[in-house]
A computed fold for a 72-nucleotide RNA from a Planctomycetota bacterium, annotated as transfer RNA.
RNA sequence: CGGGACGUAGCUCAAAGGCAGAGCGGCUGGCUCAUAACCAGCAGGCUGCCGGUUCGAGUCCGGCCGUCCCCA
Repeated sequence: CGGGACGUAGCUCAAAGGCAGAGCGGCUGGCUCAUAACCAGCAGGCUGCCGGUUCGAGUCCGGCCGUCCCCA
């Protein structure tokens, strides 16, 4: 240089065209003499960036950026 996979919450991952979610973590409250555990609730995302297709894009298409793998 060429080919491929991936990029979504602090972390690990779902969502395969129609309201962006879960677990862990964080915060608040309950329980306890207290801590942990347990229970209830809350916050946290413009889905890597820029365009395109579509009534509608995290999802499909193109380019770029980043990480990893294969080939040489």
Model confidence (mean pLDDT): 82 of 100. It matches the Rfam family "tRNA". About the family: Transfer RNA (tRNA) molecules are approximately 80 nucleotides in length.